[in-house]
RNA sequence: GAUAAAAAAUUAGUUGCUUUUCGUAUAAUUCCGGGGAUUGGCCCGAAAGUCUCUACGAGAUCACCGUAAUGAUCUGGCUACGAAAAGGGAAAGCUACCCG
Numbered sequence: 001g002a003u004a005a006a007a008a009a010u011u012a013g014u015u016g017c018u019u020u021u022c023g024u025a026u027a028a029u030u031c032c033g034g035g036g037a038u039u040g041g042c043c044c045g046a047a048a049g050u051c052u053c054u055a056c057g058a059g060a061u062c063a064c065c066g067u068a069a070u071g072a073u074c075u076g077g078c079u080a081c082g083a084a085a086a087g088g089g090a091a092a093g094c095u096a097c098c099c100g
Base pairs, nucleotide, nucleotide: 001098011096012095013094014093015092017087018086019085020084021083022082023081024080025079026055029048030047032045033044034043035042040065041064049056058075059074060073061072062071063070
């Protein structure tokens, strides 16, 4: 390092970027407090869970329940880290070569 006044002069690799796949974490899970609904089965808060930041919900079906409390099954992610593949670019860094 192609115009900063002028001249010559390039390629490659790698990091990073984007997307995807796989793996790990966590089971999109569990416990508790308060409020609320029953044509309903929800809302708020806090804690556990992870070499771990964040999140911790939704839909459907079946069962169950009777003013008190839900359960089971299936389907779908986000986030963190690791590995692999593909893409693209001169917008960034580094290394080597080349030119002045």
Purine riboswitch aptamer from Gorillibacterium sp., 100 nucleotides, folded computationally.
Rfam family: Purine riboswitch aptamer. From the family's description: Riboswitches are metabolite binding domains within certain messenger RNAs that serve as precision sensors for their corresponding targets. Allosteric rearrangement of mRNA structure is mediated by ligand binding, and this results in modulation of gene expression.
NCBI's taxonomy places the organism under Bacteria, Bacillati, Caryophanales, Paenibacillaceae, Gorillibacterium.
The coordinates come from a structure-prediction model, not an experiment, and the mean pLDDT is 76.
The RNAcentral record of the sequence draws on Rfam.